[in-house]
The prediction has a mean pLDDT of 83. c-di-GMP-I riboswitch aptamer from a bacterium, 88 nucleotides, folded computationally. Its Rfam family is "c-di-GMP-I riboswitch aptamer". Gene Ontology term of the family: cyclic-di-GMP binding.

RNA sequence: CCACGAAAAGGGCAACCUGUUCCGAAAGAACUGGGCGCAAAGUCACCGGCUGAGGCCUUUAACAGGAAUCGGCAGCGGGACUACCGAA
Numbered sequence: 001c002c003a004c005g006a007a008a009a010g011g012g013c014a015a016c017c018u019g020u021u022c023c024g025a026a027a028g029a030a031c032u033g034g035g036c037g038c039a040a041a042g043u044c045a046c047c048g049g050c051u052g053a054g055g056c057c058u059u060u061a062a063c064a065g066g067a068a069u070c071g072g073c074a075g076c077g078g079g080a081c082u083a084c085c086g087a088a
Stems, first nucleotide, its partner, number of pairs: 004086002012038002016034002019031003036075001042081003046078003049073005057066002
């Protein structure tokens, strides 16, 4: 240095629930308290997957639906970049 993740040490993040907020139409996001869990549960929407539909087009008597498009999820998986500690 690369790979790997045993024992520790110092720590970190924070599922879900509660309360609050709104660029929010929504998915969602942020903040607060607790702490499910996580060795990258750090960052990135490149690939697959999941998810929302205000607006636009289309369809219906209407409801529902369809298409394109735009948005979200990194704690769904892959991939890329970075990283503490240090056994076999």